This is a predicted structure of a 354-nucleotide RNA (Bacterial RNase P class A) from Comamonadaceae bacterium CG2_30_59_20. It matches the Rfam family "Bacterial RNase P class A". It is annotated as a ribozyme. The RNAcentral record of the sequence draws on ENA. The prediction has a mean pLDDT of 78. A source record names the gene rnpB. Lineage of the source: Bacteria > Pseudomonadati > Pseudomonadota > Betaproteobacteria > Comamonadaceae. The same sequence occurs in records of 3 taxa.

């Protein structure tokens, strides 16, 4: 320098105006809504999407229910060793397959006196890297297109060879051997078919779950009541005619918590380890709705593409267009998929130079 790979990182910036949503502090202990539970209202300060928040595929935290112990069934995982809270994830390693327009071998065309250059085809082993549903087929069952006589049961092809019969065509027996077909020919293959082995798994999910708690209708207890209660009438007389009152309890609407700073948390450094990762020290606090906030408009600049003009060129100026994929919903660790573009680092092979 060329080519092939791998791993990260950013996810436009600023200004002005208008909004949305959470937290903290201060101040009335006042108002507003509500039966209550509870929620809101002022001022100041301040937080407000992602690398995938997607999918909801796998694993956990958490919560409720279930649960002596063991087994069967069902579901899942599968080289070996490790990491981890756990995993079907990750790391290391073995094996198999794969992996180049470079290399090596080789055929051909062209150019050249030649050395050689160049174009094109074939073969070959590999690098970094990639892929692997990589336990078991002397436990049992099942499966194998085409070709071929025969495909997992056996058995022999008007293939050869050998023996017998026949003038011959041919008939018959054998074939541990050779040929032919095929991926595979009696010895095996496939477990991504059932199966076996080892290991793991209780079920449901934040609409989990806990607490507060109306109206209405049931329920329970007590008291009063046809010897006329409660009710109406200001009260008495009176009217009227079968329930009424109080308390308790469960559930629903509604509200609060779960749930939003203290976490398997983030950042930096050091130590141990090949690594995943672990330990230590210091610093930081980082969204939290429920008809579901995180936005809209304008301007300037940046970035990409492009038209035109100028310039030998690098490039400059003006205009236009574009600026992805996508958006939290209990939280966390992974995996998968989508993504305009920018940018950093590393590995391998070959060529050249020193």
């Nucleotide at each position: 320098g060329a080519a092939g790979c791998c791993c990260g990182u950013c996810a436009g910036a600023c200004u002005g105006c208008c909004g949305c949503u959470g937290g903290u502090g201060c101040a009335a202990u006042u108002c507003u809504g509500g039966a209550a539970a509870c929620a809101g209202a002022g001022c100041a300060c301040u937080g407000g999407a992602g690398g995938a928040a997607c999918g909801u595929c796998c694993g956990g935290a958490c919560u409720g229910c279930a649960u002596a112990g063991g087994g069967c069934a069902g579901c899942g995982u599968a080289g070996c060793a490790g990491c981890u809270a756990a995993c079907g994830g990750c790391u290391g390693u073995c094996c198999a397959c794969u992996g180049a327009a470079a290399g090596c071998c080789u055929g051909g065309a062209g150019c050249g006196c030649a050395a050689g250059c160049c174009c094109u085809g074939g073969g070959u082993a590999u690098a970094a890297g990639g892929u692997g549903a990589g336990g078991a087929u002397c436990a049992g069952a099942g499966c194998a297109a085409c070709a071929g006589a025969g495909a997992c049961g056996a058995g022999u092809c008007g293939c050869g060879c050998c023996g017998g019969g026949g003038c011959a065509a041919c008939c018959u027996g054998g074939u541990u051997c050779g040929g032919g077909u095929g991926a595979a020919a009696c010895g095996g293959g496939c477990a991504a078919u059932c199966u076996c082995u080892a290991c793991g798994c209780g079920c449901a999910g934040c609409a989990a779950u806990a607490c507060c708690a109306a109206a209405u209708a049931g329920g329970c207890a007590c008291a009063c009541g046809u010897u006329g209660a409660u009710g109406g009438g200001g009260c008495c007389c009176c009217c009227g005619g079968a329930g009424u009152g109080u308390g308790c309890g469960g559930g629903u609407a509604g509200g609060u918590a779960g749930c939003a700073c203290c976490g398997a948390g983030c950042c930096a450094c050091g130590c141990a380890g090949u690594g995943a990762u672990g330990c230590g020290u210091g610093g930081c606090c980082c969204a939290g709705a429920u008809g579901a906030a995180u936005g809209g408009c304008a301007g300037u600049c940046a970035c990409g593409c492009u038209c035109a003009a100028g310039g030998c060129a690098a490039c400059u100026u003006u205009g236009g267009c574009g600026c992805a994929c996508a958006g939290a919903a209990u939280c966390c660790g992974g995996c998968u998929u989508a993504u305009c573009g920018g940018u950093g680092g590393g590995c391998u092979u070959c060529a050249c130079a020193a």